Context: one part of a larger RNA
RNA sequence: UUGGGUUUAAAGGGAGCGUAGGCGGGCUUUUAAGUCAGCGGUCAAAUGUCGUGGCUCAACCAUGUCAAGCCGUUGAAACUGUAAGCCUUGAGUCUGCACAGGGCACAUGGAAUUCGUGGUGUAGCGGUGAAAUGCUUAGAUUUCACGAAGAACUCCGAUCGCGAAGGCAUUGUGCCGGGGCAUAACUGACGCUGAGGCUCGAAAGUGCGGGUAUCAAACAGGAUUAGAUACCCUGGUAGUCCGCACGGUAAACGAUGAAUGCUCGCUAUGGGCGAUAUAUUGUCCGUGGCCAAGCGAAAGCGUUAAGCAUUCCACCUGGGGAGUACGCCGGCAACGGUGAAACUC
Numbered sequence: 001u002u003g004g005g006u007u008u009a010a011a012g013g014g015a016g017c018g019u020a021g022g023c024g025g026g027c028u029u030u031u032a033a034g035u036c037a038g039c040g041g042u043c044a045a046a047u048g049u050c051g052u053g054g055c056u057c058a059a060c061c062a063u064g065u066c067a068a069g070c071c072g073u074u075g076a077a078a079c080u081g082u083a084a085g086c087c088u089u090g091a092g093u094c095u096g097c098a099c100a101g102g103g104c105a106c107a108u109g110g111a112a113u114u115c116g117u118g119g120u121g122u123a124g125c126g127g128u129g130a131a132a133u134g135c136u137u138a139g140a141u142u143u144c145a146c147g148a149a150g151a152a153c154u155c156c157g158a159u160c161g162c163g164a165a166g167g168c169a170u171u172g173u174g175c176c177g178g179g180g181c182a183u184a185a186c187u188g189a190c191g192c193u194g195a196g197g198c199u200c201g202a203a204a205g206u207g208c209g210g211g212u213a214u215c216a217a218a219c220a221g222g223a224u225u226a227g228a229u230a231c232c233c234u235g236g237u238a239g240u241c242c243g244c245a246c247g248g249u250a251a252a253c254g255a256u257g258a259a260u261g262c263u264c265g266c267u268a269u270g271g272g273c274g275a276u277a278u279a280u281u282g283u284c285c286g287u288g289g290c291c292a293a294g295c296g297a298a299a300g301c302g303u304u305a306a307g308c309a310u311u312c313c314a315c316c317u318g319g320g321g322a323g324u325a326c327g328c329c330g331g332c333a334a335c336g337g338u339g340a341a342a343c344u345c
Base pairs, nucleotide, nucleotide: 004316005315006314007299008298012313014200015199016198017197021193022192023191025087026086027085028084029083031081033080034079035076036075037074038073039072040071041070042069048066050064051063052062053061054060090190091187092186093185095182096181097180099178102176103175104174105173106172107171109153113149114148115147116146117145118144119143124135125134161168162167205246206245207244208243209242210241215239219235220234221233222232257312258311259310260309261308262307265290266289267288268287269286270285271284272283273282274281275280294301295300318345319344320343327338328337329336330335
């Protein structure tokens, strides 16, 4: 390389948009680039294939033939391509109807927590396996009232919904985006995928500026212990929150790339539309459970496929060394991306 693979054995890019490229619905005509056929030329010798012959055989040698390739020419027109015209089922649009914890901004509510002030009230509180550090007669803990601050949103709540993924939940308003259903009016293949590229991307982290109630790396102390740079306790700073910028990684998981078509059913549930006798029932889209066929090494998957097929992208090729070294690119840094070999089993 061919091939075989990628839920769990190595292997799906974290996600989207999209350039080049690859692939692409139905009908009619055109052309002849690909394709196919005939003919001609060329393809040195040796080598190769096949046949025949010569050394007893073979290797070896001799001889004849041949193929694909390239060029030219004459045709064919199914398929792919080219060009033209048409179509509506793919895709999109209009109209109507509801839907959601999709995004951004501003506002808003109560409980809790901590702190402050005042009242109450007196000797403890707190914490643990047990304690101690800690707080407290300068009046703590408790309880009541008032005030302040920041962060998070109990119940509803779900096996639920929305979003491309990350993710998203007090309530209200505004702006923006989304898919679904119904109708079948409009466009008429406008599509799918997508190397590079661009954008988004939890938590932690970084820079600058704010904020800081809680919790809490680091750190300090108390315990435990042989020790205890831990687990437990008392404190506590970065951080946790906001704005702007950077960073770009996760078990970024369904460990399952995207798209399209096809292939028994049962059941539950969210959104819409219809029928209706209000018991039910049909249909489309989503989300779950269980199974037929089939698949799978099995576990299991099973119309939301890991089944049957097609297209495009990404990735894998024994373990360790190693996601390391070196180089390059990016970054303020931390580090990220790309990514070996020797050696060894």
Small-subunit ribosomal RNA, central domain from an uncultured bacterium, 345 nucleotides, folded computationally. The coordinates come from a structure-prediction model, not an experiment, and the mean pLDDT is 85. It matches the Rfam family "Bacterial small subunit ribosomal RNA". The RNAcentral record of the full RNA draws on ENA, Greengenes and SILVA.